A computed fold for a 1503-nucleotide RNA from Prosthecochloris vibrioformis, annotated as small-subunit ribosomal RNA. The coordinates come from a structure-prediction model, not an experiment, and the mean pLDDT is 83. Taxonomically the source falls in Prosthecochloris (Bacteria, Pseudomonadati, Chlorobiota, Chlorobiales). It matches the Rfam family "Bacterial small subunit ribosomal RNA". Its family is annotated with structural constituent of ribosome and ribosome in the Gene Ontology.

[in-house]
């Protein structure tokens, strides 16, 4: 020079949206722990759990004071013993140290820390400095001997001696006390000096030859302590009062020292909502994690303080203790024991055992650092220094480098081409960190001692010596990729995808969610992505969380304003001057240990880490200064508030007193049969006379009209009228006081219905209840009745949707227009102003709806109260109530949401508007009976398969005897029945003919090409990939197809609104068939749908003119367009016209509507057909085709026989024919259009048919005789001359073949059926009805289906209702969209919890017994006495555990009985409440709109 540096978001409620608001997730952290895995070094770090219990060894001694062995071994001996060494060594008696170090964290919420201070209320061995001193004496004891007790510990008695051990006497002060004046100071009691007096108090002159070390006394420092005071220091008030040595004092004891620390007396104090007392829980703190900070969590390792040392009490000693490795005592446990008594304390290092998810070596050394004795050597030290184990944890290092493309093999995908692993390997060509092995090797060492040197003993220096770690760290050589990578993820948050397996199973999951046949979501491969000697789960904090908000939220509807006023504390509080300086600002000194955190730096090869300097310490305290705001104090003022006078308007309040109408009762009178009640009835009343009418009396209760989003009140509330006595409020003037004022926990009053409790009253209503309806039920809604209650009068409740769902107060911040009560003003219209009360709007807010001078704007103040949903306003436990019950008020457990606005959609038993054979007006059917058909059921070996409300049901099927066919039996094939592909053999194949046998099939014979001799083409055998499946999924698919719906609708691009979802356009106002056109409009445009253009049809024109057609000419015939010939007609079949509200009249702005309107063939889209928007419905179809996946593969394939799809108590749909006279038989007789390809004419047959073949690939031939209708005849209402089923016979056609199982003909038969319940279908004109004719498939089968055409109507001109559809709108708890959502009671099963006889345990207290060491007090003593641990009795109260039985809750794909809530939810919902009721709930009285429709009403806004 430098010294903090700094904020990211996602996911997940919804069909989408904003909001609110929880849940979760990315990040760091860790004394960790579990999975997998695992080279090496450094540095730290390691029982969180049982302050369980603890073998074993160690962890505190030392010592120039004193005393002083033994054994052994040596020499000497007179053999008795001496005597060296052992040795000044054990022991022992003294000093000192053992209160240090070292571990732990029970206890302790304060005797504690943490910070900042007092001590005039203290003490301090060892040190240090400085002043002084140390005379004389004396008695003991251990240790050792002896001798006894004891199993032991160990104890006992005798006897020797010593000191720096103890004792006396002296000396002696500046020390201690007392007494006396004096100075000085201080912070109240007080203190300091100095100074007279008078009492008192010491020693080790030890040890050593000496240096020297010790001893005693004072002062004085320095270390170390002890006490006090202030501030801080967890939760829980569902702990509100506590306290008797308690609080003070006075006198005393006590300690080092103040003090109720103790004691005796006296006083009644103290403590607390600023939380006392009382449970819970916890060592506090630098610090450490995290955070942008503010805070939050934390208190391992390292420092500091403080408790503790098997539990509990004591207290000895000593400078220091009430003592971890002393000591007494008691408990409990363990160990020994000879039963008699003893011993012990790992929360020291190690280690055991047990607990646990977890946490290490009974390792080396005092070499350093420190520490204790010693004058020292030196000794001791589990402190420390080292090494052991453990990826706990941080850090750093490797597990190679380059090069290398036939992009090798292997595997993995694949669309089969090919693409991924991938320069990855391999190969080549280098290095050696590390490995190994071989040499060489520290630094930590500096003392102290000793030798020596600087002038001295201090100091400094030089040799020598000292090393557990450790032959470690590092160097160096030498060898060779040699020895080295996992782990977790890959739906989305969040980087990373693909393959196979599985099939709401296995699993996974942090939220969301994933798995029900294609799972980037489970499991396994591959790949890929991230960390990396790790890495991922668990689990704690903090963070994200602005999700408790001081920084920095909120309360109209989302959680949240107290039901409503008064009002003490408490908070905040108008205007001016002074003073003061607490609060607030500056500046200054002290302190904030150290470490740590940050800055620079040095030192380990780097880094972690460590050392050095600095810097920060935001706090507390102190001195000095400033004074604008806050405080305080002191004087003033009048705008806040109040008083007053003069006036006002009121369902304010409370008592008494009155009145009419009406209801019911009774009483009389007329009256006569029914009244009442309902959707419609019935219970009720009524001939014993009701209802109804008059008239007359009684009670009760509540006040029509006025009447008003008018008034009044604090709210709750208040309505005839009249009196009486009360509060508040408003104006106006400006006389008064002179900040008195806001606001408000507790407190205190009030306080709708409903309830209770005495006593009264009951007319009408009317819970409960009774009976009638209703309904499956009706414990409802309606109806009849009716009892508490309603109503007084006292006392209680104390709660409501007590809402404006909006606390009060004071001030700002544009307007309009209505009303109430004033004042003033006035031109008489109105203006202006004050107080209320309404409604619309600027700016403003608002998540939006919305508020908006009566703010939910913009700011102050104070009070209340929110924090995810359910659990639950419920349980405990307190208070308050007579009781109902109210206050206050949790948790365990569950969910991933709950919610508010708004939004686009469906829906509505909401609401307007409009269409539609919807309905209504009509015609004609079904349903009823035969039959035919399809399907359900049922049966069956099989009765193949599909379609199933509209929109399956004479569908698929435009035609099942065999085929068909897919089903059942039985019989066969197995590269197949049918395709193309490769091998190899082999011979032509085809074809025929014969055996078997239902048949397929199987045998057997016969037959036998071309050629360049290689072979070709064919076909057969064997083999191979493979073929086939009407086998499964239409919920995996395309294609196609119904339906809403031929309904008018669905959309986009700009643009504007709106935070957004969306909206607007596309709504209004008219019109249309029609989002069809005008007209208006923040919209202008556009597209897909409507129309239109296409076809067929209905009129006309042109051209054309056969096979069609004949008017005229002209031949002809029995008749005939037959002929010639024509094109005029009719047709034919190109191609143009034609119709457009053009014209007219009448209404409209237009757009267009009307009209029997003119014209015209046709008139308002002329008729019809094709044409079907963006979608719905996982509609329908894998069996029409294609197709993905799965399945079978001598069969689920494929052939062949036969059977079957046709069955037959039933039930349903579509038709078909009748049931007759508008008919039916008979005879005669006229007219079609479209279409096919086939057959005419003649003969045969009663007929179906047969024969027969002219004509005809068609406007020519044929099907081909249209029927109804029309004319004539009969039948005369009858089961008929109606009806034709059904059964007999007997053809007949097709076919291989009509039994099952075809159609037709004839003869004979002659059933139901006499117009059809409930219900239901079509149809609005060339249509309904009604007649028949033709085509498709077809070999043959048509009452069915497609198609023509004859005859040919009726009704309606509206929309109230049903059904369906559009559009506006409104409600919504629905969105799988009302066939939705959803409540409860009851069964089941799981999970937590309340209560509970009762049972168990605990800790604290109280009363009492007994009481051990000890300590004080007494005593000459044995000892008494007071205190007191443990013990032990009583009585209860506290928590806690668990419990027969119970109570609600909670959760759980598919129980149960209903349907109460969302729409007007089919009785509008909620809210107090009080009764009832299987449940939901129903009902009374009051309240509120968070009710939807329709009308009134009052205000508003445009015109």
């Nucleotide at each position: 020079a430098c010294a903090a540096c700094g904020g990211a978001g996602a996911g997940u409620u919804u069909g989408a949206u904003c909001c609110u608001g929880g849940c979760u997730c990315a990040g760091g952290a860790c004394g960790a722990a579990c999975g997998c895995u695992g080279g090496c070094g450094g540095c730290g770090u390691g029982c969180c759990u049982a302050a369980c219990a603890c073998a074993u060894g160690c962890a505190a001694g030392u010592c120039a004071a004193a005393g002083g062995a033994a054994a052994g071994c040596g020499c000497c001996u007179u053999c008795g013993g001496g005597u060296g060494c052992g040795a000044g060594u054990a022991c022992u008696u003294g000093g000192c140290g053992c209160a240090a170090g070292g571990g732990u964290g029970a206890g302790u919420a304060a005797g504690g820390u943490a910070u900042a201070g007092g001590u005039a209320a203290u003490u301090u061995g060892c040190c240090u400095a400085c002043a002084g001193g140390a005379c004389c004496g004396g008695c003991a004891u251990a240790a050792c001997c002896c001798c006894g007790a004891g199993a032991a510990a160990u104890c006992g008695g005798g006897g020797a001696c010593a000191a720096u051990a103890c004792c006396g006497g002296a000396u002696g002060a500046u020390g201690c006390a007392g007494c006396g004046g004096a100075a000085c100071c201080g912070c109240a009691u007080g203190g300091u000096u100095a100074u007279g007096u008078u009492g008192u108090u010491a020693a080790a002159u030890c040890a050593g030859g000496a240096a020297u070390g010790g001893c005693c006394u004072g002062u004085a420092g320095a270390u170390a302590a002890g006490c006090c005071u202030a501030u801080a220091u967890u939760c829980c008030a569902u702990c509100a009062g506590g306290u008797a040595g308690u609080u003070g004092g006075c006198g005393g004891g006590g300690u080092a020292a103040c003090g109720g620390c103790c004691c005796a007396c006296c006083a009644a104090g103290c403590c607390u909502a600023c939380g006392a007392c009382g449970g819970a829980u916890a060592g506090c703190u630098g610090g450490u994690c995290u955070g942008a900070g503010a805070g939050g969590a934390u208190g391992a390792u390292c420092a500091g303080c403080c408790a503790c040392a098997u539990u509990g009490g004591a207290a000895c000693u000593g400078a220091g203790a009430c003592a971890c490795g002393g000591u007494c005592c008691a408990g409990a446990c363990u160990c020994c024991u000879a039963c008699g008594g003893g011993a012990g304390g790992c929360a020291g290092c190690a280690g055991u055992g047990a607990g646990g998810a977890a946490u290490a070596u009974u390792g080396c050394g005092c070499a350093a650092u420190g520490g204790g004795c010693g004058a020292a050597a030196g000794c001791c030290u589990g402190a420390c220094g080292c090494a052991g184990c453990a990826a706990c944890g941080c850090c750093g290092c490797g597990u190679g480098g380059a090069u290398g493309a036939u992009g090798a093999a292997g595997u993995c995908c694949u669309u089969c081409g090919g693409g991924a692993u991938g320069u990855a390997a391999a190969g080549u060509c280098c290095u050696u960190u590390u490995g190994c092995a071989g040499a060489g090797g520290a630094a930590g060492a500096a003392c102290a001692u000793g030798c020596u040197g600087g002038u001295u003993u201090a100091c400094c220096g030089g040799c020598a010596g000292u090393g557990a770690c450790g032959g470690u760290a590092c160097u160096c050589u030498g060898c060779g990729a040699a020895u080295a990578a996992g782990c977790c993820a890959c739906g989305g948050c969040u980087a990373a995808c693909u393959c196979u397996g599985u099939g709401c199973c296995a699993g996974c999951a942090g939220c969301c969610g994933c798995g029900g046949u294609g799972a980037u979501a489970c499991a396994g491969g591959g790949g890929u992505g991230g960390c990396a000697a790790g890495c991922g789960u668990u689990g704690u904090c903090c963070g994200g969380a602005u999700u408790u908000a001081c920084u920095g939220g909120g309360u109209g509807u989302a959680a949240a304003g107290g039901g409503u006023g008064c009002g003490c504390a408490g908070g905040c509080g108008g205007a001016a001057u002074a003073a003061u300086a607490a609060g607030u600002c500056g500046g200054g000194g002290g302190u904030u240990a150290a470490a740590u955190c940050c800055a620079u730096g040095u030192g380990c090869u780097u880094a972690a880490c460590a050392c050095a300097u600095g810097a920060c310490a935001u706090g507390c305290u102190u001195c000095c200064g400033a004074u604008a705001c806050u405080g305080u104090u002191a004087u003033u003022c009048u705008a806040g508030a109040g008083u007053g006078u003069c006036g006002a308007a009121g369902a304010g309040g409370a008592a008494g007193a009155u009145g009419g109408a009406a209801u019911u009762u009774c009483c009389g009178g007329u009256g006569u049969a029914a009244c009442g009640g309902u959707g419609g009835a019935a219970u009720g009343u009524g001939u014993a006379g009701a209802u109804a009418u008059c008239g007359g009396a009684a009670a009760g209760a509540a006040c029509a009209c006025c009447a008003g989003u008018g008034g009044c009140g604090a709210a709750g509330g208040c309505a005839g009228u009249c009196u009486u006595c009360u509060g508040g409020u408003c104006g106006a003037c400006a006389a008064c006081u002179g900040a008195c004022g806001c606001u408000c926990a507790g407190g205190c009053a009030c306080g709708a219905a409903a309830g209770c409790g005495u006593g009264g009253g009951g007319a009408g209503c009317g819970a409960a209840c009774a009976g009638g309806a209703u309904u499956a039920g009706a414990u409802a809604c309606c109806c009849u009745g009716g009892u508490a209650g309603u109503c007084c009068a006292c006392g209680c409740c104390g709660u409501a949707a007590a809402c404006g769902a909006u606390g009060a107060a004071u001030a700002c911040u544009a307007g309009a227009u209505g009303u109430u009560g004033g004042u003033c003003a006035u031109u008489c219209g109105u203006g202006a102003u004050c107080a209320g009360u309404g409604u619309c709007g600027a700016a403003g807010c608002u998540a939006a709806c919305g508020c908006g001078u009566u703010a939910a704007g913009u700011a102050u103040u104070c009070c209340a109260c929110c924090u995810g949903g359910g659990a639950a306003g419920u349980a405990c436990g307190c208070u308050c109530g007579c009781a109902a019950g109210a206050g206050u008020g949790a948790a365990a457990c569950u969910c991933a949401a709950a919610g508010g606005a708004a939004u686009u959609g469906a829906c509505g038993g909401g609401g307007g508007c409009c269409c539609a054979c919807a309905c209504a007006a009509g015609c004609g059917g079904u349903g009823g009976a035969u039959c035919a058909u399809g399907u359900g059921g049922u049966u069956u070996a099989a009765u193949u398969c599909g379609a199933u409300g509209c929109a399956a049901c004479g569908c698929g099927a435009a035609g099942a005897a065999c085929c068909u066919u897919a089903c059942c039996c039985g019989g066969g094939c197995u590269u197949g029945a049918a395709a193309g592909g490769c091998u190899g053999g082999c011979u032509a194949a085809a074809c025929c003919u014969c055996c078997u046998g239902a048949a397929a099939g199987g045998g057997a014979g016969g037959g036998u090409c071309c050629u360049u001799c290689g072979g070709g083409g064919a076909g057969c055998c064997a083999g191979u990939a493979c073929a086939g499946g009407u086998g499964c999924u239409g919920c995996a698919u395309g294609g196609c197809u119904g339906u809403c719906g031929u309904c008018a609708g669905c959309u986009c691009g700009u643009g504007u609104c709106g935070u957004g979802a969306g909206a607007u356009g596309u709504u209004g106002g008219g019109u249309u068939a029609a989002g069809u056109c005008c007209c208006g409009c923040a919209a202008c445009g556009a597209g897909c749908g409507c129309a239109a253009c296409c076809c067929c049809u209905a009129c006309a024109a042109u051209u054309a003119g056969u096979u069609g057609c004949u008017a005229g000419c002209a031949g002809g015939u029995a008749a005939a367009g037959c002929u010639g010939a024509g094109g005029a007609c009719u047709c034919u079949a190109a191609u143009u016209g034609a119709a457009c509200u053009g014209c007219c009249u009448a209404c409209g702005c237009a757009a267009g509507u009307a009209g029997a309107g003119a014209g015209g063939a046709a008139g308002g889209a002329g008729g019809g057909g094709a044409u079907g928007a963006c979608g719905u419905c996982a509609a329908g179809u894998c069996c029409u085709c294609a197709u993905g996946g799965c399945c079978c593969u001598u069969a689920c394939g494929u052939c062949c026989g036969g059977g079957g799809c046709u069955a037959c108590a039933c039930a349903c749909g579509u038709g078909a024919u009748a049931c007759a006279a508008u008919g039916g038989u008979a005879a005669c007789u006229a007219c079609a259009g479209a279409g096919g390809g086939c057959a005419a004419a003649g003969c045969c047959g009663c007929g179906a048919g047969g024969c027969a073949g002219a004509g005809g690939a068609a406007a020519u031939c044929c099907c081909u005789u249209a029927a109804a209708a029309g004319u004539u005849a009969u039948c005369c209402u009858a089961g008929u001359c109606c009806g034709g089923a059904u059964c007999g016979g007997a053809g007949u056609c097709u076919g291989c073949a009509a039994c099952u199982c075809g159609a037709c003909u004839c003869c004979g038969u002659g059933a139901a059926g006499c117009u059809g319940g409930a219900a239901u279908c079509g149809c609005u004109a060339g249509u309904a009805a009604u007649c028949g004719c033709a085509g498709a498939u077809c070999a043959g089968c048509a009452u069915g289906c497609u198609g023509c055409g004859g005859u040919g109507a009726a009704u309606g001109u509206g929309u109230u209702c049903c059904u369906g559809g559009g559009c506006c709108u409104u409600g919504u708890a629905c969105a799988c969209a009302c066939c939705g959502c959803c409540c409860g009671u009851c069964a089941a099963g799981u999970c937590a919890u309340g209560g509970a006889a009762g049972u168990u345990g605990g800790g604290a207290g109280u009363a009492c017994c007994c009481g051990a060491a000890g300590a004080c007090g007494c005593g000459u003593a044995u000892g008494c006495g007071u205190u007191u641990a443990a013990g032990g009795u009583a009585a209860g109260a506290c928590c806690a555990g668990u419990a027969a039985c119970u109570g609600g809750g909670a959760c759980u794909a598919a129980g149960u009985c209903g349907u109460a809530a969302c729409a007007a939810g089919g009785u509008a919902g909620c809210c107090g409440u009080a009764c009832c009721g299987g449940a939901a709930g129903g009902u009374g009285c009051g309240g509120c709109u968070g009710g939807a429709u329709c009308a009134c009403c009052u205000c508003c806004u445009u015109u």